[in-house]
A computed fold for a 75-nucleotide RNA from Bdellovibrionales bacterium GWA2_49_15, annotated as transfer RNA. The coordinates come from a structure-prediction model, not an experiment, and the mean pLDDT is 82. The source organism's lineage runs through Bacteria, Pseudomonadati, Bdellovibrionota, Bdellovibrionia and Bdellovibrionales.

RNA sequence: UGGGGCGUGGCGCAGCGGUAGCGCAGUAGACUGUUAAUCUAUUGGUCGUGGGUUCGAGUCCCACCGCCCCAGCCA
Numbered sequence: 001u002g003g004g005g006c007g008u009g010g011c012g013c014a015g016c017g018g019u020a021g022c023g024c025a026g027u028a029g030a031c032u033g034u035u036a037a038u039c040u041a042u043u044g045g046u047c048g049u050g051g052g053u054u055c056g057a058g059u060c061c062c063a064c065c066g067c068c069c070c071a072g073c074c075a
């Protein structure tokens, strides 16, 4: 420098243009002599950043940023 993949709650990940979800974790309650386990309810998101297309963008397009992989160049 070129090509590819990834970036979404605290963590791990879904989400074929139409209300952002699941598991774990957290909080409250139930249960229990207490804890753990189990059950019920529940909080939490500028979807990496900026722009564009569209009635409508996490999703499509462009640029940039970060991480990973491959190739190349120099040494």
Stems, first nucleotide, its partner, number of pairs: 001071007010024004018055001026042005048064005